[in-house]
RNA sequence: GGGCCCAUAGCUCAGCUUGGUAGAGCACCUGGCUCUUAACCAGGGUGUCGAGGGUUCAAAUCCCUCUGGGCUCG
Numbered sequence: 001g002g003g004c005c006c007a008u009a010g011c012u013c014a015g016c017u018u019g020g021u022a023g024a025g026c027a028c029c030u031g032g033c034u035c036u037u038a039a040c041c042a043g044g045g046u047g048u049c050g051a052g053g054g055u056u057c058a059a060a061u062c063c064c065u066c067u068g069g070g071c072u073c074g
Stems, first nucleotide, its partner, number of pairs: 001073007010026004020057001028044005050066005
């Protein structure tokens, strides 16, 4: 240098193929229970979907460029 893959909540990841309300588990926060903690019960998503641009009524999703990481070829 070429090819391919990945980037979404604090963490691990779905959702992308087929555009239409951003989700799960764990963690966390608030309240209950308890002498206290843990456990348990009820409630809460806490988010610039890596960045910029384009297409579209509408983009995490499609297109282009860039950034970071991984695999691979030479």
This is a predicted structure of a 74-nucleotide RNA (transfer RNA) from Candidatus Iainarchaeum sp. Its mean pLDDT, the model's own confidence on a scale to 100, is 81. Rfam family: tRNA. It is annotated as a transfer RNA. Its family is annotated with triplet codon-amino acid adaptor activity in the Gene Ontology.